[in-house]
RNA sequence: ACGCAUCUCCCCGGGAGAGAGUGGGCCGUCAAACGCCCGCCGCCGAAGGCGCAACCGCCCCGGAAACGCUCAGGCAGAAGGACCGGGAGAGAGUA
Numbered sequence: 001a002c003g004c005a006u007c008u009c010c011c012c013g014g015g016a017g018a019g020a021g022u023g024g025g026c027c028g029u030c031a032a033a034c035g036c037c038c039g040c041c042g043c044c045g046a047a048g049g050c051g052c053a054a055c056c057g058c059c060c061c062g063g064a065a066a067c068g069c070u071c072a073g074g075c076a077g078a079a080g081g082a083c084c085g086g087g088a089g090a091g092a093g094u095a
Stems, first nucleotide, its partner, number of pairs: 001094002006090003010087005019041001021040006042075003048071001049069003055063003
């Protein structure tokens, strides 16, 4: 200097689904709306978590999904968001 797989609680871009539900309270206002809290009903799955398992491994036992469950989270916008792409750094090793 280059740099595979891979990693990063780092940066940028893209990023779905489902009630702007309802009763009450708080905030706010001329009055509202938005927001927050508690309860009720209906939904979503792509933070996280849990479960089964194809499959994989060093095969005792482990690792395991975009599948399933919805505890959590979410259901106008914002925020968040698995995953994908780009950047930065690290990185086996090579020269």
Glycine riboswitch aptamer from Henriciella aquimarina, 95 nucleotides, folded computationally.
Its Rfam family is "Glycine riboswitch aptamer". Its family is annotated with glycine biosynthetic process in the Gene Ontology.
The coordinates come from a structure-prediction model, not an experiment, and the mean pLDDT is 79.